[in-house]
Context: one part of a larger RNA
Molecule: small-subunit ribosomal RNA, central domain
Organism: uncultured bacterium
């Protein structure tokens, strides 16, 4: 370099914007850089090759020719690449009317139901557990009834249901805001794909400041259990969960399946829309677009599987793998308050 992989065997970056770059829709003309072709110079000599001669063959040597696939210049062709220019509209995007949304940031607001607090009732036992015990309780608990206070979550509806680029989104009710489908156009006219770097977002824990702290709860104490028992099991309980600012940047961050675009049987269910029939509607057919699942022909696979949401068939880019273990370690660089993250070897070993 060529070849061959990446659902589960090593291997898809956590997501997504986007600069470089690499690709690029249809038509018409002109250029002729790439490309083709012809010719001209060059492309040392020896050595490889092919023919012929000389040493008695032969190594050896001696004459011709090829070949040196490459440079440069000039003619000449215009399919394809590509530059310039014009058109076009199906790719993208735009407009305008609707449609569903736990998509997103603020405010405000509602019960349930826990725990505290007071008050009433009521008087011995509660709570736990496999049993139990540590705890709580006559200073009146547990039960119960009334009032207040707080903080967190948001039953039902709740669905192989919705949204969002992933993380992730769920009580209501208002304000801002982002994005997608559906129809329909007299609009723009390729303005798109992918993206090395970079950039931003990114569960949970965690670390810094001020706040909150109901419940649960690492660490921690205590009771069990045990041969022990730094656990499972209880009784407590600190961080921390929660909020506001600004860090950290992992993850089984999974579909362990990068992003677009095209083509390739079917059959079902669900959202969302649009046509259309019925009596207004609900309901019901019919269609055909976009999402979400389920079985399944081919086809692929090692098989499980997948199958129009491909892991079928093609094509653009990008990322990534190269035998275990040393190790995602060590050093250096570089981000970070730190925790540590990214980047990433060798020697030795089997």
């Nucleotide at each position: 370099c060529u070849g061959g992989g990446c659902u589960u065997a090593a291997a898809g970056a956590g997501u997504a914007c986007g600069u470089a770059g690499g690709c690029g829709g249809c038509u018409c003309g002109c250029c002729a850089a790439g490309u083709g072709u012809u010719u001209u110079g060059u492309g040392a000599a020896a050595u490889c090759c092919c023919u012929c001669g000389g040493c008695u063959c032969a190594a050896c040597c001696g004459a011709g020719g090829a070949a040196u696939u490459g440079c440069a210049g000039g003619g000449c062709a215009a399919a394809c690449u590509g530059g310039c220019g014009g058109a076009c509209u199906u790719g993208a995007g735009g407009c305008a009317a609707g449609c569903a949304c736990g998509g997103g940031c603020g405010c405000g607001u509602g019960g349930a139901a826990c725990u505290c607090u007071u008050g009433g009732u009521g008087g011995a036992g509660c709570g736990g557990u496999g049993g139990a015990a540590u705890g709580c309780g006559u200073a009146g608990a547990u039960a119960u009834c009334a009032a207040g206070a707080g903080g967190a979550a948001c039953g039902c509806c709740g669905g192989c249901g919705g949204c969002g680029a992933a993380a992730g989104c769920g009580g209501c009710g208002c304000g801002c805001u982002g994005g997608g489908c559906u129809u329909g156009c007299a609009c723009u006219g390729a303005c798109g794909c992918u993206g090395a770097g970079g950039u931003a977002c990114g569960a949970a824990a965690g670390a810094c400041a001020g706040g909150g702290g109901a419940g649960c709860g690492a660490a921690c104490g205590g009771g069990a259990u045990u041969a022990g028992a730094u656990a499972c099991c209880c009784c407590g309980g600190u961080a921390g969960u929660c909020c506001u600012g600004g860090c950290c940047u992992u993850a089984a961050a999974c579909g362990a399946u990068g992003u677009c675009c095209a083509c390739u049987a079917g059959g079902u269910c669900g959202g969302a829309g649009u046509c259309u029939c019925u009596c207004u509607g609900a309901c019901g057919g019919g269609u055909u677009u976009c999402c979400g699942g389920c079985c399944g022909a081919a086809a692929c696979a090692a098989a499980a599987g997948c199958g129009u949401u491909a892991a079928g068939u093609g094509g653009a880019c990008c990322g990534c793998c190269u035998g275990g273990g040393g190790a995602g370690u060590a050093c250096g660089g570089u981000c970070g308050c730190a925790a540590g993250g990214c980047u990433a070897a060798a020697a030795c070993u089997c």